A computed fold for a 344-nucleotide part of an RNA from a metagenome, annotated as small-subunit ribosomal RNA, central domain. RNAcentral holds the full RNA, with entries from SILVA.
Context: one part of a larger RNA
RNA sequence: UUGGGCGUAAAGCGAGCGCAGGCGGUUAGAUAAGUCUGAAGUUAAAGGCUGUGGCUUAACCAUAGUACGCUUUGGAAACUGUUUAACUUGAGUGCAGAAGGGGAGAGUGGAAUUCCAUGUGUAGCGGUGAAAUGCGUAGAUAUAUGGAGGAACACCGGUGGCGAAAGCGGCUCUCUGGUCUGUAACUGACGCUGAGGCUCGAAAGCGUGGGGAGCAAACAGGAUUAGAUACCCUGGUAGUCCACGCGGUAAACGAUGGAUGCUCGCUGUUUGCGUCUGACGUAAGCGGCCAAGCGAAAGCGUUAAGCAUCCCACCUGGGGAGUACGCCGGCAACGGUGAAACUC
Repeated sequence: UUGGGCGUAAAGCGAGCGCAGGCGGUUAGAUAAGUCUGAAGUUAAAGGCUGUGGCUUAACCAUAGUACGCUUUGGAAACUGUUUAACUUGAGUGCAGAAGGGGAGAGUGGAAUUCCAUGUGUAGCGGUGAAAUGCGUAGAUAUAUGGAGGAACACCGGUGGCGAAAGCGGCUCUCUGGUCUGUAACUGACGCUGAGGCUCGAAAGCGUGGGGAGCAAACAGGAUUAGAUACCCUGGUAGUCCACGCGGUAAACGAUGGAUGCUCGCUGUUUGCGUCUGACGUAAGCGGCCAAGCGAAAGCGUUAAGCAUCCCACCUGGGGAGUACGCCGGCAACGGUGAAACUC
């Protein structure tokens, strides 16, 4: 392994695109591969299964029947397959509208921190639980004016919006993806999922070249302490930022794979539409509370963890161990795949 599971007990790939494969709407016809059914052949004996019988029973033995399967052949046509013709509700296109921090590039704005110059001004500033290191009479802190530079965008801002996820927030322009609503003009099942594969993928990290205000691993000093390789303080380098490339991991979380259909309601909110204005209806989201049902419980509950179908991933006691070895990837760091002995 059959099976049972996968939000929190072990278990949903971080996310998407997609070849093969699996699965697939409605109607009619054809076919007869699957399917069902009749017949024939074969299936040694023993054994198996069912009935009956014999050793007091059982085991055991005898006897009758019977397979499962394969081959050939006749039929059935509901379902699956194949094929022909059609359909429109799934899917897509068109047309008319809508909202949006969706993405890329370029430009630009103000506040604040820091630094520089100059003026005013004088003895402190800073920091803490308290201090000290530190800065300051070579004039600091404070204040005013001018300048430089980098990074981030207060208020609006919202269980608000957009995006597959990662994620996205000043403003303007250019290029560009997706979604929703209405309509029902067009195509006519073109669909769903998706092993491999490919692409994207926070932060930290790596390579080359820039940039460097603030912050800040490492590091130094001051404190604290029995010690203090920390927490606190003063400094401070990588890094954080940009361009190009690499890396490919996170509590990458809703710890909840994707798609479709069905199953009471109440309430808030975003963006549409219809009514023609109401305390309404409807579609797509984002939240709260609950019926049925589910659940070990807490809870979930039309955004399901309910009721079903399809496809994929994954789990199978704890430790050893996400380790060793091998292989693949990487500049490296390391990543992917992934045991066993032993032990409880």